[in-house]
């Protein structure tokens, strides 16, 4: 060059005027006013997942029911996240021949990647036969009424997504792991490796089809809500009603009542305490819960923003990431600000001019001609997706454009 | 902000454990009946199962990401 891939970063800058919204100082009784400083993202999104935080549940163990996750190892505060590795799929390109088939295979992509010899369920249509295998056509063998029965038979047709190991030889009536050789698959030992797994080296004629994003099995992991959570202080109302759950319980003693029943005090049984059971420990003889009408308010303060925080160096690790040192403080607002105007300039887009430069071309000249592909020149119009609402790590998704940096193979020159 | 529900024909719903060409009803078109209309009867048109991907052989239906629609919540006694 040429072909294939992989990351990471930016996302308009500069000035001038007007403006938003907090914080701080002044100054002003006050209402404000002037300075000064700060003012959105890489996805602030979707809310798909993992935490901090807060409130509920008395605690502590086991079970159950959901529920999630799924090679191995190892980061993380956790994670469905991320790094390494392993197996498979695909992969530029390339080997080998019998020339249309076998084989290698880079950077790299992707993979819900545990079990299908625990079980049970399902494989429609076609098709002879769909899971304990099959006989339509064909082949081959035997009858005999010569085109029909009977029997072998899984090479080869054919049907389907999928036909119960492949390929060659040799066998055979014809065929068949019936033998053999590879190959692919099972056990088992043995090597390497923390492992997933990978090699070997014996025996096994093949039994074990596909589906677990059908039910299940096995490992491991999960309590529910959410900042409209939760807390304080005010203002105003009716501190109000219905229904429902579990207790709805008995005994005694006293006062009230005519009575039905009330109220008070002890006592046993019992009960609650978001699923069962234990063991513990708390309350209860009326408290708790739930649910629904209904009444009032639309105020303030907090929670809140210094954090699993950001930069730079180092040192260890292949990486993810972890540690020291050293600097930084970066919105916390009430539906909720960050905006707009001009002027230059960047960048790419579009349309035009112009043959000066560059490029092609004919000649061998101070040349001649082509071309609007690049430079230059002018003018329009563009500069994306998007908007913090208690805080983080992920994932995903949206995005005008535009920079840098690596990786592999090929071929060419040095 | 947070949290739940949902999508199949113009409208209102079915779709069974994933199976062969996705159905009712009522709208709308034609036709018949009728002197006309309506009812009535017959026929018939109308579908990206919300959109992409992905498991399967095979998806309206499993599973996964985007889309549109909806609804509910504070405080106080």
């Nucleotide at each position: 060059c040429c072909a294939g891939g992989g990351g990471g970063c930016c996302g308009g800058g500069c000035a001038g005027c007007c403006g938003c919204g907090g914080g701080g100082u002044u100054c002003g009784c006050a209402a404000g006013a002037a300075c000064c400083g700060c003012g959105a993202g890489g996805a602030a999104a979707g809310u798909c997942c993992g935490g901090g935080c807060u409130c509920c549940a008395c605690g502590a163990a086991a079970c159950a029911a959901g529920g999630g996750u799924g090679g191995c190892g190892g980061g993380u505060a956790a994670c469905g996240c991320c790094c390494g590795c392993c197996g498979g799929a695909c992969g530029a390109c390339u080997g080998g021949c019998u020339u249309g088939c076998c084989g290698g295979g880079a950077a790299g992509u992707c993979c819900a990647g545990g079990g299908a010899a625990a079980g049970u369920g399902c494989c429609a249509c076609a098709g002879a036969g769909a899971g304990u295998a099959g006989a339509c056509c064909g082949c081959c063998u035997g009858a005999c009424u010569u085109g029909u029965c009977a029997g072998g038979u899984a090479a080869g047709g054919g049907u389907g997504a999928a036909a119960g190991g492949g390929u060659g030889c040799g066998g055979u009536a014809a065929g068949a792991g019936c033998g053999c050789a590879c190959c692919g698959g099972g056990u088992g030992c043995c090597u390497g490796g923390u492992a997933a797994c990978a090699g070997g080296c014996a025996c096994c004629g093949c039994a074990c089809g596909g589906c677990a994003a059908a039910c299940c099995c096995c490992a491991c992991c999960c309590g529910g809500a959410g900042c409209a959570a939760g807390a304080c202080c005010g203002a105003a109302u009716a501190g109000g009603g219905g229904c429902g759950g579990c207790g709805c319980g008995c005994c005694c003693u006293g006062c009230c009542g005519c009575a039905a029943g009330g109220c008070a005090g002890g006592g046993c049984a019992g009960g609650u305490c978001a699923g069962u059971u234990u063991c513990g420990g708390a309350c209860c003889c009326g408290a708790c819960c739930g649910c629904c009408c209904g009444g009032g308010u639309u105020g303030g303060u907090u929670g809140c923003u210094u954090g699993a925080g950001c930069c730079u160096u180092g040192u260890g690790g292949c990486a993810a990431c972890a540690c020291a040192a050293g600097g930084c403080c970066u919105a916390g607002a009430g539906g909720a600000a960050u905006g707009g105007c001009u002027g230059c300039c960047a960048g790419g887009g579009c349309g035009g001019a112009u043959a000066c430069g560059g490029u092609c071309u004919c000649u061998u000249u101070u040349g001649g001609g082509a071309u609007a592909c690049c430079g230059u020149c002018c003018g329009c119009g563009c500069u994306a997706c998007a908007g913090a609402a208690c805080c983080c790590g992920g994932c995903u998704u949206a995005c005008a454009g535009g920079c840098c940096c690596c990786c592999u193979g090929g071929c060419u020159a040095u | 902000g947070g949290g739940c529900c949902u999508g199949u024909a113009g409208c209102u719903c079915a779709g069974u454990u994933g199976g062969u060409u996705a159905g009712a009803g009522c709208u709308g078109g034609c036709c018949g009946c009728u002197c006309a209309u309506a009812a009535c009867g017959g026929c018939u048109a109308g579908g990206u199962c919300g959109c992409g991907g992905g498991u399967u052989c095979g998806a309206g239906u499993c599973c996964u990401g985007c889309c549109g629609g909806g609804c509910c919540c504070a405080c106080c006694a």
Predicted 3D model of RNase P RNA and transfer RNA as a complex of 491 nucleotides.
Rfam match: Bacterial RNase P class A. The family's RNA type in Rfam is ribozyme.